Predicted 3D model of a 476-nucleotide part of an RNA (large-subunit ribosomal RNA, domain III) from a marine metagenome.
The RNAcentral record of the full RNA draws on SILVA.

[in-house]
Context: one part of a larger RNA
């Protein structure tokens, strides 16, 4: 420059305390302001900011006795919450393995990897500061140990069913052999027959071929046909060997888990509003005001127990080639017998839990402790919450695994269920902020920042106004 621009959206005024000082810090009173946030609770991010004595150079757009500031202490407590000792997605890593000057790339078996699946706890207290984690009650899960009850089983006894080798016996509308029975039938032979050939006196003679009747019977072939063998039975070995007759259970097979989006109506609950019904308090600074006056309150979780309103389903046998062995499962195929008095699933409600716990409010203290405690009803509404991953529709046909049933493989001498009482359950996270002064933006920044809860009055409304609860009044 300049004692200049600016102190970063916003209501504050008083009276009391602290103090060496007070517009701003602490108490009160009145006023205002936000109330789908400016209340509350998380997740992600931060990392001690939490809380308590103390302080006041810096920091705080001014001052500061004040702080998210400095300085000492202190404070996060879990079998059930969240993660992890479970799972798997999308993508990551990748034993061997392809591929590639080298560095590496890409992959199969696998290992990870939430934002999804699976999973057992609720309610009230308490601190200056945690609390589904302490303490109260009252639970429920896994695992273990004992009593004791009720079964099944090995062993023992007993049942079912239940062989063969072997021996002995019959011995087939099984087998052929020697023969037998019937048809056929070659050689040969005896006729008839006369052909090519030869000779001729042309008159004929020889010559025997095809054919064809006998008679012969080699030999083929159909059927019968002993014994020995033997199929099959029967009887013995023998009701003998043997096999069945508990629990567990797969890293194996099947089933579920499992799944889009719209829509509408029901049952419910939550929480709200009224009360002349119930309680507790109050009686009026200035006319009224013992009333139908005013004010305030009129409750409770898991868990158990029963299974409504809803919702959804066929059962049994047999036989089987498929489901990389087995399977009583599953599929597939016959039969049979049925559509709801069954099973399955399910809010909510009752009843328990509660002789418990909260409660308006009173007593005490004053600067804190502390104690007691009353009513608990009735009617209206009524949810975006439950039933409900349900239901009807629709076409873009809308996860995987584990976990939990079920099957047998397998393992097996003891076991399984109940009921009561013990006892053990391991690592991480858990303070504060969280629409913001603590977190992204150089800052105490008019800016961003996912989820949940959602109270009255006007309204269709989560709009908007005004207000509760609760929170603030924005550092000159």
């Nucleotide at each position: 420059g300049a004692g200049u621009a600016g102190c970063g959206a916003a209501a504050g005024a008083c009276g009391g305390g602290u103090g060496a000082g007070a517009a701003a810090c602490c108490c009160g009173u009145c006023c205002g302001c936000c109330g789908g946030a400016u209340g509350a609770c998380c997740a992600a991010g931060g990392g001690u900011u939490c809380c308590a004595g103390g302080g006041c150079c810096a920091g705080g757009c001014u001052a500061a006795u004040c702080c998210g500031c400095c300085c000492u202490g202190g404070g996060u407590a879990a079998g059930u919450c969240g993660g992890g000792a479970c799972c798997u997605a999308a993508g990551a890593c990748g034993a061997g393995g392809c591929c590639g000057a080298c560095a590496g790339g890409c992959g199969u078996a696998g290992u990870c990897g939430a934002u999804g699946g699976a999973c057992a706890a609720c309610g009230g207290g308490u601190u200056g500061a945690u609390a589904u984690u302490c303490c109260c009650g009252u639970a429920c899960c896994g695992g273990u140990u004992u009593a004791c009850g009720c079964g099944c089983g090995a062993c023992c006894a007993u049942g079912a069913c239940g062989a063969g080798c072997c021996c002995a016996g019959u011995g087939a509308u099984g087998c052929u052999a020697a023969g037998c029975c019937c048809a056929c039938a070659a050689a040969g032979u005896c006729g008839a027959g006369g052909a090519a050939c030869u000779c001729u006196u042309c008159g004929g003679a020889g010559g025997g071929a095809a054919u064809u009747g006998g008679u012969g019977g080699a030999g083929u072939g159909c059927g019968c046909g002993a014994a020995c063998c033997g199929a099959a039975c029967u009887g013995g070995u023998a009701g003998u060997a043997g096999u069945c007759a508990a629990g567990c259970a797969a890293u194996g097979g099947g089933g579920u888990g499992a799944c889009g989006c719209a829509g509408g109506a029901a049952g419910g609950u939550a929480g709200c509003u009224c009360a002349a019904c119930c309680g507790c308090g109050g009686c009026g600074a200035u006319g009224g005001u013992a009333g139908a006056c005013c004010g305030c309150g009129g409750c409770c979780a898991a868990g158990g127990u029963u299974g409504u309103a809803g919702g959804g389903c066929g059962a049994g046998a047999u036989g089987u080639a498929g489901g990389c062995a087995a399977a009583u499962c599953c599929g597939c195929a016959u039969c049979u017998c049925a559509u709801a008095u069954g099973c399955c699933u399910g809010a909510g409600a009752a009843c328990u839990g509660a002789g418990g716990g909260g409660g308006a409010g009173c007593c005490g203290a004053c600067u804190u402790a502390g104690g007691c405690g009353a009513a608990g009803u009735g009617a209206g509404u009524g949810a975006u919450c439950c039933u409900a991953u349900g239901c009807u529709g629709c076409c873009g046909a809308g996860a995987a695994a584990a976990g939990c049933c079920u099957c047998u493989a397998g393992c097996g001498a003891g076991u399984g269920u109940g009921u009561a009482a013990g006892c053990c359950g391991c690592c991480c996270g858990u303070a504060c902020c969280c629409c913001a002064a603590a977190c992204c933006g150089a800052c105490a920044c008019a800016g961003g920042u996912g989820g949940u809860c959602a109270g009255g009055u006007a309204g269709a409304g989560a709009a908007u106004a005004c207000c509760g609860a609760g929170g603030c009044g924005a550092u000159c």